[in-house]
RNA sequence: UGGAGGAGGUGGACGUCCGCUGCGUCGUCACCGGCGCAGAGGAAGGUCCGGACUCCAGACGGGCAGCAUGCCGGGUAACGCCCGGCCGCGGCAACGCGAGGGAAAGUGCCGCAGAGAGCAGACCGCCUCUGGAACCGACCGGAGGUCAGGGUGAAAGGGUGCGGUAAGAGCGCACCGCCUUUCCGGUGACGGAGAGGGCACGGCAAACCCCAUGCGGAGCAAGGCUAAAUAGGAGGGUCGAGGGUCGCCCGUCCCCGCCGCCCACACCAGUGGGCGAGGCCCUCGGGUAGGCUGCUCGAGCCGAACGGAAACGCUCGGCCCAGAUGAAUGGACGUCGCCCUUCACGGGGUACAGAAUCCGGCCUACAGCCUCCUCCAACCG
Numbered sequence: 001u002g003g004a005g006g007a008g009g010u011g012g013a014c015g016u017c018c019g020c021u022g023c024g025u026c027g028u029c030a031c032c033g034g035c036g037c038a039g040a041g042g043a044a045g046g047u048c049c050g051g052a053c054u055c056c057a058g059a060c061g062g063g064c065a066g067c068a069u070g071c072c073g074g075g076u077a078a079c080g081c082c083c084g085g086c087c088g089c090g091g092c093a094a095c096g097c098g099a100g101g102g103a104a105a106g107u108g109c110c111g112c113a114g115a116g117a118g119c120a121g122a123c124c125g126c127c128u129c130u131g132g133a134a135c136c137g138a139c140c141g142g143a144g145g146u147c148a149g150g151g152u153g154a155a156a157g158g159g160u161g162c163g164g165u166a167a168g169a170g171c172g173c174a175c176c177g178c179c180u181u182u183c184c185g186g187u188g189a190c191g192g193a194g195a196g197g198g199c200a201c202g203g204c205a206a207a208c209c210c211c212a213u214g215c216g217g218a219g220c221a222a223g224g225c226u227a228a229a230u231a232g233g234a235g236g237g238u239c240g241a242g243g244g245u246c247g248c249c250c251g252u253c254c255c256c257g258c259c260g261c262c263c264a265c266a267c268c269a270g271u272g273g274g275c276g277a278g279g280c281c282c283u284c285g286g287g288u289a290g291g292c293u294g295c296u297c298g299a300g301c302c303g304a305a306c307g308g309a310a311a312c313g314c315u316c317g318g319c320c321c322a323g324a325u326g327a328a329u330g331g332a333c334g335u336c337g338c339c340c341u342u343c344a345c346g347g348g349g350u351a352c353a354g355a356a357u358c359c360g361g362c363c364u365a366c367a368g369c370c371u372c373c374u375c376c377a378a379c380c381g
Base pairs, nucleotide, nucleotide: 001377002376003375004374005373006372007371008370009369010368012336013335014334015333016332017331018330020039021038022037023036024035025034026033027032041352045363046362048361049360050359051358052357053219054218055217056216058253059252060251061250062249063248064247066215067214068213069212070211071085072084073083074082075081086100087098088097089096090095101210102209106208107207108204109203110202123150124149125146126145127144128143129142130141131140132139158176159175160174161173162172163171177199178197179196180195181194182193183192184191185190223293224292225291226290233284234283235282236281237280238279239278242256243255244254259276260275261274262273263272264271265270300319301318302317303316304315306313307312337350338349339348340347341346
């Protein structure tokens, strides 16, 4: 100098005028007005995970089903998130990517191509014997051997080399790989070394499945208070001892209830019938998104010290930072900054996007600008 990898920040400024929302204060209260202060984001977004909070059942336990996750250690309120590491793959490298348990429990699948796709396979080729046919070769056949080579494929039953053989082959041997085993290192995933075995076990589990771990549902229109409305509405059925939970089933316990009146039989107990109250179910009808609350002080933000390799933790100090619901946070003009264009004047542009109960993440969108670290190549000293 050029190219590349990683981490992070920022993402307009000022002035004038007119408006909006909340809080405080003043005008005695209300209405309204004056003044002061505050008023979108790094993603407020997608609503994909994890929680706080609230309601739904009377409590707990077990099983089944369903869903999710899946190397190791750590962090965290928790997570499917984050940090660090291991292994595999890609890259010369910085670095990036990985749904990363089990395929010697079972089932299933392996399209096209190819001779053969799973207890495999002779299409071409190679080799032996033999016939036409006659010494050899070539050609055309026949009987066999062969998986070394070619070819197909994502994948062809270890790889390279030497020996061996008619040609070949773990057929034999060396090294690599694989399997079994012992020792060493590491918290662990895993790594290293030795010994033994010619090699047995193809791939796919974001296919069923198996194993381990975790998980109730609905969501701030949750939920609470309150005003108004004929308003604890009307009609019908059913029940007589059982009923009551958050997928289904089971178990243990717990809670509530088995009522009142009349008539008949009857000594009583009890039995039968009717009515009522109560529980449950069905139908019809009315009302309902008004007000207040939940609501924003919170796993909060900023700074410093300490612990840690980091994620993060801990201590001290400081700060208060939107709470709308007809849904505020805006608009106009001017000047400047930045980018594009033009010789110049001038002209054009200035990203993605906007709270809705609140937090922690992930993912997605984003014009331009800035900072730091690292790698590779060339050149110069």

Model confidence (mean pLDDT): 77 of 100.
The RNA shown here (Bacterial RNase P class A) has 381 nucleotides and comes from a Candidatus Sulfomarinibacteraceae bacterium.
The model forms 97% of the base pairs in the Rfam consensus.
The source organism's lineage runs through Bacteria, Pseudomonadati, Acidobacteriota, Thermoanaerobaculia and Candidatus Sulfomarinibacteraceae.
The sequence is in RNAcentral, with records from ENA.
It matches the Rfam family "Bacterial RNase P class A". Rfam classes the family as a ribozyme.